[in-house]
């Protein structure tokens, strides 16, 4: 710069909050010829008109602002010492003189502003006289003071004096902000006397004396501010606040100052000084918008250089009338507040199209379209006001009427995770963003953005800043303070605050009526005008306060008077480690001397250092010398708190108890003050046995400036001095009074009796515990209860009880005590879990006893690593690692290379084409898929047909398809703790709650098994039983098998005839702590024992609770999302999973004599083999005889050569066997570390599964067949209870500090620049005032020779004190570098 966009609706409001920063230009205060004289214009000659001057009112209002001021300066209520033009009431004069000046003219400076000098001239200007009862001074005799004329008959005017109204000056009670890290301030200061001064009172100003005043009820000081009626918030009380409009102050460019006037020390007047700007001939001048506009600047931010005096109001004027940016109006701002309107009906195919969707449908939605209507408001024409009284209308051709037009010109903003009304897709992926607070976003986001719906409010809406509220979160109303922040370390004591019973006075508080007064608006109530509201008009009422009278006299105070319960006071007992000095006593440490005696001692987990042959340690006698006081001792005792312990004396504080004829509220509490105040420390003189920071050796240890050990100074201790703190605690200030008990002790007192108790009361210190409180723990007559009074203290952590500044101290330090930053929480009790190198009970082949392994070798297999084109993927502490794999040469197979296919290898659904398709043989390219050929068998199904219905090939989209990715989007399966004994519910009772009881407690088990007790009582899912298998008998049954009988045989249950046995499989028995005896509580239940095949869960399996590890698997499988779609799909060859400096795991064989070879030898079991108890597989191992003789061997068997079998298209890459050769390590394995408690470990072989074919793996079977377990201290795990806890992703938690490096904030700092202000001296402008005035000068008097002279008064000028800028020089006290 432009497009979009409703009001020419409001005669409703408001509109520089900052730079009291600087201003162009125009306007904002003038008028009066009925005061005066002059000049110029015009005249109809009658006058109008105009212009600079004298003079007179007015410019002290009206209009702005808010610098300044903390102050009589506002508010609000009172006094007396004043003063008011113009108004209005009364009263009196309004007379008689005189000199002048401006203007005009002349001369004449200057750029200009502006002067300068003759001469001349008026006046309601200026002067003197007279007159004045009232007025004023007075020494009470006297004195002093007025005036203005105009004009033409009517007014206007001037003086005096007196009252009025109005306005102003001037004093006082009260109220009116922070800060004490501001604690003393003040010399005109406070008073007097007397003068000046002023309108008026006063130290308002001088002199002279006196020394006062002001201050913890906050003076000085220093910051900030205009006050105030009102605005705003609030249920009030409060808080904030002081736009607009009203009242009142104050200031006009900054700082002094007068004049003039009725009235300023004057916004648009004057002087001086200062800084800005301006003009200028360089010599001088000029100027002040915080008046209306209006410009720059400064800001986030505030209008038009506009119209009229029509209205209302002001000045003047006799008036007509002029002026008037006050004022009324317009204009610009959705700034505020109020009002309209953007259309109404109807209208379902619920169109189109958008969004979502389980794909059926939902929704925007009667919303639109279409139809039928109306026209507020615009618009466009006509009429056309009130506001004005005779006239004058800026607003305005508005308003407001009428007609016409056509739905036509008129909807936007914020917000949808909860607080807080509104929900869905898409994109994105701790990315980009959101956010007031919590927080949201790491591939399924209702919190990013977008889109589609929806809430809200609407010519507004939405952030941003501010104020109050919510916040009882400064608590007057209306909080607290054992542990969350919070009771001074403890007394005594001023001020100050509270204060017992009776009577009487008085009214300060208090209470009740009346009077003033509280301005007007505003706020509320009732009318009442603009078309309704906003808004204004009357009118009430209120304004919760002050002031003032009159009553009252109950409470509080104030006087007076009295009383004895609070307090003290005598008298008599009485109990204490109360203090304070002085003596004194034993014990036991060290040290000395002496004596015995010898080789150690000390001292620690275990050492050393250290002592000791120069005599230690130990005994035994003497001796010094300091400290400290066993036992009695005790939630005893005493003290105001730290604190006080051997005895005794002297001296002294407090308390208790009983009695009492005393005083007569004398009490309480305690702001500063003051006093005592552990241990450490500090200063001086002693003192020093022991012990002991610091030091110094030795051990520990990574390291050990520590914990342990040896020494060992300061100090501990005395006396004087300081120092003032401690988790100085009861974490609980002090005092009174009320408020259920019990029980213990400590010191009194009374009664009562069996003399040892029992009741009672006073004081002290304890337990428990009701009521009540408390968040909870808990406290409970020693309250943390319910009441009064008083004082200290507290407000979120962190920074910090730290800097700064003050105070005290000899230091160390103490005491008072903040800000910036910063975090969003820090905390308190009390609950469930986990965990403790806590506690207690218990369990498991967990340890310990005992066997045998495993780490050492060789090989096999399974990871990691490494390699490679690929070594496919996945399992990872225990709970991966002969594990998914009950078996990778091809396939498997998912990896790599190469070569091919594209609707596909495989499903559905069309469309077309054929009637088949498929088997067999054969060939030719090719590695092979695959492509092409040949020969030969068959030639679909229903039906009349057609259609159908199969089948193959071709084609189209749709879709197939992935062993791609997410095991942290799942399902489903599994592992693990763990076959641990746990885990949970209803009801009920306890708790504010969170939970807790039950599920603890006592005993017992394998077991929350069971038994007793318990606010618990019942249940459920786990145990256990039920289920299967072994063992024992019994029965059914006799294929297989078989004894004894008969028959045959080489041999054979081969046969007949049977079913005792054994097996087989089907069915019952049998065990149940059932019997006995001890124990246990008379229980549950253990221990022994009979019988029995078996004995306390017979033995083994099966059988995995709630959960936990975001364990494991998306590659069994099933499944959202994402990702590929001639490829991450699909087919083939070939090759990899089989590699190999190495490491670990799991196993097989050894190493050898319990053995190897070599012979010999029986009995199994289970399971396979299409069916079989009948036939095969089948041959065991062991044992038992002979042989080797301690050797790298007759062990051991790897490696390697050579020849072979089998499966399989195919054994090179890469099978398994077999024979011959070869004969590596290996001589029982370091630190470590696995497995098993009985038919079990150890040893033997034996079978299957899957597979062509491949075990040393796995699953099962049987043979033969041990050794220990005192125990539970300790290692692991696991279970209960109960204890701590700052953990809770839960100890693999949480957490401290120090140290590099950047930053951000404070402190100190060599230092340095700026404001504020305080004090001393120096300058000293204008101007009043005071002095002088020899120079000048008209009125008035007095002489005059009329020229003039003197005198009275004045002026200039000079002098002097006061002062304002301004300089010096010394500070305070702030703030930047």
């Nucleotide at each position: 710069g432009g497009g979009a966009a409703g009001u020419g609706g409001g005669c409703c409001a408001c509109g520089c909050c900052u730079a009291a920063c600087a201003c162009a230009u125009g306007c904002a205060a003038g008028u009066c010829g009925a005061g005066c004289g002059c000049c110029c214009c015009u005249u109809u000659c009658g006058g109008g008109g105009g212009g600079a001057g004298c003079g007179g009112c007015g410019g002290a209002c009206g209009g702005g602002u808010u610098a300044g001021u903390a102050a009589c300066g506002c508010g609000u209520g009172g006094g007396a010492a004043c003063a008011u033009a113009c108004c209005c009431u009364u009263u009196u004069c309004u007379a008689c003189g005189g000199a002048a000046u401006a203007g005009c003219c002349a001369u004449u400076g200057g750029a200009a502003a502006c002067g300068a000098u003759g001469a001349u001239u008026a006046a309601u200007a200026c002067c003197g006289u007279a007159u004045a009862c009232g007025c004023c001074c007075u020494u009470c005799g006297g004195g002093g003071g007025a005036a203005a004329g105009a004009u033409u008959u009517a007014u206007c005017g001037g003086u005096u004096a007196a009252g009025g109204a109005u306005u102003g000056g001037c004093c006082c009670g009260c109220g009116u902000a922070a800060g004490a890290u501001u604690a003393g301030a003040u010399a005109g200061u406070u008073g007097g006397u007397g003068a000046g001064g002023u309108a008026a009172c006063g130290g308002c100003u001088c002199a002279c004396c006196a020394a006062g005043u002001c201050a913890a009820c906050g003076a000085u000081c220093u910051u900030u501010a205009g006050c105030u009626g009102g605005u705003u918030u609030g249920a009030g009380a409060g808080g904030a606040u002081g736009a607009u409009c009203a009242g009142c102050a104050a200031c006009a460019c900054u700082g002094g100052g007068a004049c003039u006037g009725a009235g300023a020390c004057a916004c648009g007047g004057c002087c001086c000084a200062g800084a800005c700007u301006c003009c200028u001939a360089c010599g001088g001048g000029a100027g002040g918008c915080a008046g209306c506009a209006g410009u720059g600047g400064g800001g986030a931010a505030u209008c038009u250089u506009a119209g009229a005096c029509a209205a209302u109001g002001g000045g003047c004027g006799c008036a007509a009338g002029c002026c008037u940016g006050a004022u009324c109006u317009a204009g610009c701002g959705a700034u505020g507040c109020c009002g309209c309107g953007u259309g109404a009906g109807u209208g379902a195919u619920g169109a189109a199209g958008g969004c979502c969707c389980u794909a059926g449908g939902g929704u925007c939605g009667u919303a639109a379209a279409g139809c039928u209507c109306u026209u507020u408001c615009g618009c466009c024409a006509g009429a056309g006001a009130u506001g004005a009284u005779a006239a004058u209308g800026a607003c305005a051709g508005u308003a407001u009427c009428u007609g016409g037009u056509a739905a036509a010109g008129a909807a936007a903003c914020c917000c949808c995770g909860g607080c807080u009304a509104a929900c869905u897709c898409c994109g994105u992926g701790c990315c980009a963003g959101c956010a007031g607070c919590c927080g949201c976003g790491g591939u399924a986001a209702u919190a990013c953005g977008g889109a589609g719906g929806g809430g809200g409010u609407u010519a507004g809406c939405g952030u941003u800043g501010u104020u109050c509220g919510g916040a009882a979160u400064u608590a007057c109303u209306g909080g607290g303070c054992g542990u969350a922040a919070a009771g001074c370390g403890c007394g005594c004591g001023u001020a100050g605050g509270c204060g017992g019973g009776c009577u009487a006075u008085u009214a300060a508080g208090u209470u009740a009526g009346g009077g003033g007064u509280g301005a007007a608006a505003u706020c509320c109530c009732g009318g009442g005008g603009c078309u309704c509201a906003a808004c204004c008009c009357c009118g009430g009422a209120a304004c919760u306060g002050c002031c003032u009278c009159u009553a009252a006299a109950a409470c509080u105070g104030c006087u007076a008077g009295u009383c004895u319960a609070g307090a003290g006071a005598u008298c008599g007992a009485g109990a204490g480690a109360g203090g304070u000095g002085a003596g004194u006593g034993g014990a036991a440490u060290u040290c000395c001397g002496a004596g015995u005696g010898u080789a150690g001692a000390g001292g620690u987990g275990a050492a050393a250092u250290u002592c000791g042959u120069a005599g230690a340690u130990a005994u035994u006698c003497g001796g010094a010398g300091g400290a400290a006081c066993a036992c009695c001792a005790g939630u005893g005792g005493c003290g105001a708190a730290g604190g006080c312990g051997g005895c005794u004396c002297a001296c002294u504080g407090g308390c208790u108890c009983g009695a009492u004829a005393c005083u007569g509220a004398c009490g309480c509490u305690g702001a500063g003050g003051u006093g005592c105040g552990a241990a450490a420390g500090c200063g001086u003189g002693g003192g020093g046995a022991g012990c002991a920071a610091a030091c110094a050796g030795g051990a520990u240890u990574a390291g050990a400036u520590a914990c342990c050990c040896u020494g060992g100074u300061a100090g501990u201790c005395c006396a004087c001095g300081c120092c003032g703190u401690a988790a100085a605690c009861g974490a609980u200030g002090g005092a009174a009074g009320c408020u259920a008990g019990c029980u213990g002790u400590c010191g009194g007192g009374c009664a009562g009796u069996u003399u040892a108790c029992u009741g009672u009361u006073c004081g002290g210190u304890g337990g428990c515990g009701c009521a009540g409180c408390u968040a909870a723990c808990g406290c409970a007559u020693u309250a943390a209860g319910c009441u009064u009074c008083c004082c200290g203290c507290c407000u979120g952590g962190g920074g910090a009880g730290u800097a700064c500044g003050g105070u005290c101290g000899c230091a160390a330090g103490a005491u008072u005590a903040a800000a910036a930053c910063u975090c969003a929480a820090a905390g308190g009790a009390a609950u469930u879990g986990a965990c403790g190198g806590g506690g207690g009970c218990c369990c498991g082949c967990a340890c310990a006893a005992g066997c045998g392994g495993u780490g050492g070798a060789g090989c096999a297999u399974g990871u990691g690593g490494u390699u490679u084109a690929a070594u496919u993927c996945g399992a990872a502490g225990c709970a991966a690692c002969g594990c998914g794999c009950a078996g990778a040469a091809c396939c498997u197979u998912a990896c790599c290379a190469g070569c091919c296919c594209u609707u596909g290898a495989c499903a559905u659904a069309c469309c077309g084409a054929u009637c088949g398709c498929g088997g067999a043989u054969a060939g030719u390219g090719g590695a092979g898929a695959u492509a092409c050929u040949u020969u030969c068998c068959u030639u679909c199904a229903c039906u009349a047909g057609g259609c159908u219905g199969g089948a193959u090939c071709g084609g189209u989209g749709a879709c197939a398809g992935a062993u791609g990715c997410u095991g942290c989007a799942u399902g489903g399966c599994u592992g693990u703790c763990g076959u641990c004994a746990g885990c949970u519910c209803g009801u009920g009772u306890c708790g504010u709650g969170a939970g807790a009881u039950g599920u603890u407690c006592g005993g017992u088990u394998a077991a929350g098994u069971c038994c007793g007790g318990c606010a618990a009582c019942g249940a459920g899912c786990g145990c256990a039983a039920c289920c299967c298998a072994c063992g024992u008998c019994c029965u059914u049954a006799g294929u297989u098998g078989c004894a004894g009988c008969a028959g045959g045989u080489u041999a054979a249950g081969c046969u007949g005839g049977g079913c005792a046995c054994u097996c087989u499989a089907g069915g019952g028995a049998a065990a149940c702590u059932g019997c006995c005896g001890g124990u246990g509580a008379u229980a549950a239940g253990c221990c022994g024992g009979a019988g029995g095949a078996a004995g306390g869960u017979g033995u083994g399996g099966a059988u995995g609770a709630c959960g936990u590890c975001a364990a494991g698997u998306c590659c069994u499988c099933a499944u959202g999302g994402c990702c590929c779609u001639u490829a991450c799909g699909g087919g083939u060859u070939g090759g990899g999973c089989u590699a190999c400096a190495c490491a670990c795991g799991u196993g097989c064989u050894a190493c050898a004599a319990u053995g190897g070879c070599a012979g010999u030898g029986a009995c199994a079991a289970u399971g396979g083999g299409u069916u079989a108890a009948u036939c095969c597989c089948a041959a065991a191992a062991a044992g038992c005889u002979g042989u080797c003789u301690c050797a790298g061997u007759u062990c051991g068997g790897a490696u390697u050569g050579g020849g072979g079998u089998c499966u399989g298209c195919a054994a090179c890459u890469c099978g398994a066997c077999c024979c011959c050769a070869u004969g590596a390590a290996g001589u029982c394995g370091g630190a470590a570390u696995c497995g098993c408690u009985a038919g079990u470990a150890a040893u033997c072989g034996c079978g299957u599964a899957a597979c062509a074919g491949c075990a040393u793996g796995a699953c099962g079977c049987g043979g033969u067949g041990a050794a220990u377990a005192c125990g539970u201290u300790c290692c692991c795990g696991g279970g209960c209870c109960u204890u701590g806890u700052a953990c809770g992703c839960a100890c693999c938690g949480c957490c401290c500090g120090u140290c590099a490096c950047a930053c951000c904030a404070u402190g100190g700092g060599a230092g340095u620049u700026g404001g504020u202000u305080c004090u001393a001296c120096c300058c000293g402008a204008c101007g009043g005032c005071c002095g002088u005035g020899c120079g000048c000068c008209a009125a008035c008097c007095u002489c005059u020779u009329c020229g003039g002279a003197g005198g009275g008064g004045g002026c200039a000028g000079c002098g002097g004190a006061c002062c304002a800028c301004g300089g010096u020089g010394a500070g305070c006290u702030c703030a930047g570098c």
Predicted 3D model of a 1377-nucleotide RNA (small-subunit ribosomal RNA) from an uncultured prokaryote. Its Rfam family is "Bacterial small subunit ribosomal RNA". Rfam links the family to the GO terms ribosome and structural constituent of ribosome. The coordinates come from a structure-prediction model, not an experiment, and the mean pLDDT is 83.